[in-house]
RNA sequence: GCCGCCGUAGCUCAGAGGUAGAGCACCCGCCUUGUAAGCGGACGGUCGAGAGUUCGAUUCUCUCCGGCGGCUCCA
Numbered sequence: 001g002c003c004g005c006c007g008u009a010g011c012u013c014a015g016a017g018g019u020a021g022a023g024c025a026c027c028c029g030c031c032u033u034g035u036a037a038g039c040g041g042a043c044g045g046u047c048g049a050g051a052g053u054u055c056g057a058u059u060c061u062c063u064c065c066g067g068c069g070g071c072u073c074c075a
Stems, first nucleotide, its partner, number of pairs: 001071007010024004018055001027041004048064005
């Protein structure tokens, strides 16, 4: 330099055009003599950034940024 994959809640990940969800963690409650476990609830998101298409973009297209993998050239 070229190609591919990934970027969504604190963490691990779903969602693939109709306005974002689960598990775990944290917080509150129930249970317990108490703790853990278990059960219930609440909180938590400019969906990596910008532009384009569209009535509507996390989703499709382009550019850039970051991470991972592969290939190649030079020294």
Notes: A computed fold for a 75-nucleotide RNA from an Armatimonadota bacterium, annotated as transfer RNA. NCBI's taxonomy places the organism under Bacteria, Bacillati, Armatimonadota. RNAcentral holds the sequence, with entries from ENA. Its Rfam family is "tRNA". By type it is a transfer RNA. The coordinates come from a structure-prediction model, not an experiment, and the mean pLDDT is 81.